[in-house]
Context: one part of a larger RNA
RNA sequence: GAACGAACGCUGGCGGCGCGCCUAACACAUGCAAGUCGAACGCUCUGGUUUCGGCCAGGGAGUGGCGGACGGGUGAGUAACGCGUGGGAACCUGCCUUGGAGUUCGGGACAACUACGGGAAACUGUAGCUAACACCGGAUACGCCCUGGAGAGAUCUGGGGGAAAGUUCACGCUCCGGGAUGGGCCCGCGUCGGAUUAGGUAGUUGGUGGGGUAACGGCCUACCAAGCCAUCGAUCCGUAGCCGGUCUGAGAGGAUGAUCGGCCACACUGGGACUGAGACACGGCCCAGACUCCUACGGGAGGCAGCAGUGGGGAAUCUUGGACAAUGGGGGCAACCCUGAUCCAGCGACGCCGCGUGGGUGAUGAAGGCCUUCGGGUUGUAAAGCCCUUUUGUCGGGGACGAUGAUGACGGUACCCGACGAAUAAGCACCGGCUAACUCCGUGCCAGCAGCCGCGGUAAGACGGAGGUGCUAGCGUUGUUC
Numbered sequence: 001g002a003a004c005g006a007a008c009g010c011u012g013g014c015g016g017c018g019c020g021c022c023u024a025a026c027a028c029a030u031g032c033a034a035g036u037c038g039a040a041c042g043c044u045c046u047g048g049u050u051u052c053g054g055c056c057a058g059g060g061a062g063u064g065g066c067g068g069a070c071g072g073g074u075g076a077g078u079a080a081c082g083c084g085u086g087g088g089a090a091c092c093u094g095c096c097u098u099g100g101a102g103u104u105c106g107g108g109a110c111a112a113c114u115a116c117g118g119g120a121a122a123c124u125g126u127a128g129c130u131a132a133c134a135c136c137g138g139a140u141a142c143g144c145c146c147u148g149g150a151g152a153g154a155u156c157u158g159g160g161g162g163a164a165a166g167u168u169c170a171c172g173c174u175c176c177g178g179g180a181u182g183g184g185c186c187c188g189c190g191u192c193g194g195a196u197u198a199g200g201u202a203g204u205u206g207g208u209g210g211g212g213u214a215a216c217g218g219c220c221u222a223c224c225a226a227g228c229c230a231u232c233g234a235u236c237c238g239u240a241g242c243c244g245g246u247c248u249g250a251g252a253g254g255a256u257g258a259u260c261g262g263c264c265a266c267a268c269u270g271g272g273a274c275u276g277a278g279a280c281a282c283g284g285c286c287c288a289g290a291c292u293c294c295u296a297c298g299g300g301a302g303g304c305a306g307c308a309g310u311g312g313g314g315a316a317u318c319u320u321g322g323a324c325a326a327u328g329g330g331g332g333c334a335a336c337c338c339u340g341a342u343c344c345a346g347c348g349a350c351g352c353c354g355c356g357u358g359g360g361u362g363a364u365g366a367a368g369g370c371c372u373u374c375g376g377g378u379u380g381u382a383a384a385g386c387c388c389u390u391u392u393g394u395c396g397g398g399g400a401c402g403a404u405g406a407u408g409a410c411g412g413u414a415c416c417c418g419a420c421g422a423a424u425a426a427g428c429a430c431c432g433g434c435u436a437a438c439u440c441c442g443u444g445c446c447a448g449c450a451g452c453c454g455c456g457g458u459a460a461g462a463c464g465g466a467g468g469u470g471c472u473a474g475c476g477u478u479g480u481u482c
Base pairs, nucleotide, nucleotide: 001482002481003480004479006478007477008476009475010474013355014354015353016352017351018350019348020347021313026311027310028309030308031307032306035066036065037064040063041062043060044059045058046057047056048055049054073266074265075264082191083190084189085188086187087186088185091183092182096179097178098177099176100175101174102173103172104138105137106136107135113128114127115126116125117124118123144161145160146159147158148157149156150155166171192238193237194236199229200228201227204226205225206224207223208222209221210220211219241263242262243261244260245256246255247254248253268289269288270287271286272285291302292301293300294299319345321344322343323342327341328339329338330337331336358388359387360386361385368379369378370377371376393420394419395418396417397416398415402410427471428470429469430468431467432453433452434451439466440465441464442463448455449454
């Protein structure tokens, strides 16, 4: 000098765009943050209408489907194929797309509901009824899977196995192949400090058989062999999410990893599986633990590192706001519903950028202040006065783009027009050297200053005031990095 997610002190007019718990991955009151589908299904309630057959509209819980594995948060753990980069083969992939083939015959249940109970509650038992695109069995099989034979191979041939959901359509469903997208796995190289850590390792290293997985593999298991890693730093200890980037610097480099984007890990702590195309699953389940709450003491409920908000910690970090109008996501044929993602608004000079606090004229260089060699100098065109302007402000009127037809939270906002009136708007640090700015007064090693050197003990350019210098809605201080 530059920079900052900053904080602190003094001060503070406006706008645009950004940013805002870096500390306790501390604990959380309350509300909201993931639902949707009646064009899968039965039941039930309400309203309207009725020619008493029914029809129409709306609501409720339940069965079933899809979604809840995305989106959003955090950085605890992790020195690792975690990440970055470049490759690889033994894999999976719902929805989407493309091609081929099919969609047949039957069956028995369980919720809801009804009846009777248990319980303070959470919830739950027994018996009975019932529908489906829920579940099960049979048939069929182009191609698919397993297996035998022939063949160098391509391929040919035999045996065994496995589907469906209805339907008038619409929308679907089943099997097989391809694509796209997403993901799992393996490898080369790179990735902080410590040797006052020098040896580490028994599923350890390799093989064979078996198991397991979507898949390779000591991933697991039995047996066999005795290997494997390490001063080119193994092991151990400490620290840390990684990157695109960001800051600085002429660069090389150094430091860093907030916001935005990619990847990873985590969801009260530890463990586990279930369902599923996908999870070992933040707002799912089970077990254990700590904590909090309810209880009729028998037993139950909970998990903000989602958005707001509270307590606490701290130098320090916001509203318990509006809307689904846009973009995007889930469901639905759709209408539409949901969406604290998102878009907006609120608060904060936290940052960057822009604007303003007036412009012109005005010498007798007024008064006052300060200095003085007492002549004057300086504040200083500064003020007053005169002539203007209206950014901003206040009031009145009009009023968007964002929305290709309808639909606007923002918002009567931005912006435009008119009226009024210089009106509403300046501070902070410094002045011994470094470093731009010097005198007077006060004080008297006191009060005080200070980044370093150092000032102050009676004429202090270093303390305090006046006057001056610098920057300016900021200016300084502290901290940190280069």
Predicted 3D model of a 482-nucleotide part of an RNA (small-subunit ribosomal RNA, 5' domain) from a metagenome. The RNAcentral record of the full RNA draws on SILVA. The prediction has a mean pLDDT of 84.